Annotation: A computed fold for a 75-nucleotide RNA from Candidatus Micrarchaeum sp., annotated as transfer RNA. It matches the Rfam family "tRNA". Rfam classes the family as a transfer RNA. Model confidence (mean pLDDT): 81 of 100.
RNA sequence: GGGCCGGUAGCUCAGCAUGGUUAGAGCGAGAGACUCUUAAUCUCUCGGCCGUGGGUUCAAAUCCCACCCGGCCCA
Numbered sequence: 001g002g003g004c005c006g007g008u009a010g011c012u013c014a015g016c017a018u019g020g021u022u023a024g025a026g027c028g029a030g031a032g033a034c035u036c037u038u039a040a041u042c043u044c045u046c047g048g049c050c051g052u053g054g055g056u057u058c059a060a061a062u063c064c065c066a067c068c069c070g071g072c073c074c075a
């Protein structure tokens, strides 16, 4: 230098092919219920400008372009 894969909540990830209610799950943290207490269980809450910047569109996490970061392969 070229190719491919990935970047979404504090962490691990889904969602992207087929654009459309308010972007979800598990773990975590806080509060509550239960319990003599703890644990377990249950409920609620905390949570994200979807890597960055543009473009297309009525509408973009999703499509297009450039760039940044990480991994693998080729040279």
Stems, first nucleotide, its partner, number of pairs: 001074007010027004020058001028046006051067005